[in-house]
Context: one part of a larger RNA
RNA sequence: UUAGGUGUAAAGCGUCUGUAGGUGGCUUUUUAAGUUCGCCGUCAAAUCCCAGGGCUCAAGCCUGGACAGGUGGUGAAAACUACCAAACUGGAGUACGGUAGGGGCAGAGGGAAUGUUCGGUGGAGCGGUGAAAUGCGUAGAGAUUGGAAAGAACACCAACAACGAAAGUACUUUGCAGGGCCGACACUAACAUUGAGAGACGAAAGCUAGGGGAGUGAAUGGGAUUAGAUACCCUAGUAGUCCUAGCCGUAAAUGAUAGAUACUAGGCGCUGUGUAUAUUGACCCGUGAAGUGCUGUAGCUAACACGUUAAUUAUCCCACCUGGGGAAUACGUUCGCAAGAAUGAAACUU
Numbered sequence: 001u002u003a004g005g006u007g008u009a010a011a012g013c014g015u016c017u018g019u020a021g022g023u024g025g026c027u028u029u030u031u032a033a034g035u036u037c038g039c040c041g042u043c044a045a046a047u048c049c050c051a052g053g054g055c056u057c058a059a060g061c062c063u064g065g066a067c068a069g070g071u072g073g074u075g076a077a078a079a080c081u082a083c084c085a086a087a088c089u090g091g092a093g094u095a096c097g098g099u100a101g102g103g104g105c106a107g108a109g110g111g112a113a114u115g116u117u118c119g120g121u122g123g124a125g126c127g128g129u130g131a132a133a134u135g136c137g138u139a140g141a142g143a144u145u146g147g148a149a150a151g152a153a154c155a156c157c158a159a160c161a162a163c164g165a166a167a168g169u170a171c172u173u174u175g176c177a178g179g180g181c182c183g184a185c186a187c188u189a190a191c192a193u194u195g196a197g198a199g200a201c202g203a204a205a206g207c208u209a210g211g212g213g214a215g216u217g218a219a220u221g222g223g224a225u226u227a228g229a230u231a232c233c234c235u236a237g238u239a240g241u242c243c244u245a246g247c248c249g250u251a252a253a254u255g256a257u258a259g260a261u262a263c264u265a266g267g268c269g270c271u272g273u274g275u276a277u278a279u280u281g282a283c284c285c286g287u288g289a290a291g292u293g294c295u296g297u298a299g300c301u302a303a304c305a306c307g308u309u310a311a312u313u314a315u316c317c318c319a320c321c322u323g324g325g326g327a328a329u330a331c332g333u334u335c336g337c338a339a340g341a342a343u344g345a346a347a348c349u350u
Base pairs, nucleotide, nucleotide: 004321005320006319007304008303012318014201015200016199017198021194022193023192025088027086028085031082033081034080035077036076037075038074039073040072042070043069050065052063053062054061055060091191092188093187094186096183097182098181099180104176105175106174107173108172109171110154114150116148117147118146119145120144121143125136126135162169163168206247207246208245209244210243211242215241216240220236221235222234223233259316260315261314262313266295267294268293269292270291271290273288274287275286299306323350324349325348332343333342334341335340
């Protein structure tokens, strides 16, 4: 490198948009580049391979012949790919009518709880643990009750449910704008799919600047435990956690399963939607398309399992893998304020 692979053994980029490129629906026409067929020339001789003949056979030697291939020339064919031109509607999209949703951004409002603070009542403990102690409290704690300001998170509903490309999204309400699904018929007429580079988004932690700071809480102090205890437990507590504007670009970023299209048994649910029948009406039951679960046949798999949401059967395109360690490394380069990220070896060892 090929072959072979990528749920769990090495291996699917965290996710999407999209350039070049690859691949691409149906019908007719043109051309003849690819393709197929014929002829000519050529690839020195010898050798090798194949087939025929000769030396009585064979090895060996001699002889003559090709096939196939590459390049060039010339002629033919037109099914397929491609090109030219025209048409089509099934893929894709637009318009129209509905519809569900914790999808996004911004504003406004709400109550429960927690700690703090100011009063009232009251008078000795509270708190904490396996047990304690540090700690708080007669300068009046804890408990209870009334008021105030504050920050953060939104109980129940809640689901195996919903939405989003993923990360993720849940108190109520208003505004702005995005996507999906269903329906019936109009329009465009292949406009599609994948996507190297590239761009955008991307939990938590962390960084810069300015705010904010209730609870919680790395670091740190103290109390315990212990042989020790730089821990687990307790009491305090800074950064952080929250907001605004930037940066970082990583996660077991997981379905450990890239994306698209088509085909291939059933059974039981759920979500939104359409419809036939029936009914006063709504359900129920049947049925179509979309999504989301459980179980399971064929098939597949090393097994576990997967199984119309495939890990089945096929096609297209991208990414990635090639024993373990060295190595999430070194050097170089790019990016970053930094932390670091991305790319990514070798010696050596086994």
The prediction has a mean pLDDT of 84. The part of an RNA shown here (small-subunit ribosomal RNA, central domain) has 350 nucleotides and comes from Ehretia macrophylla. The organism belongs to Ehretia, within Eukaryota.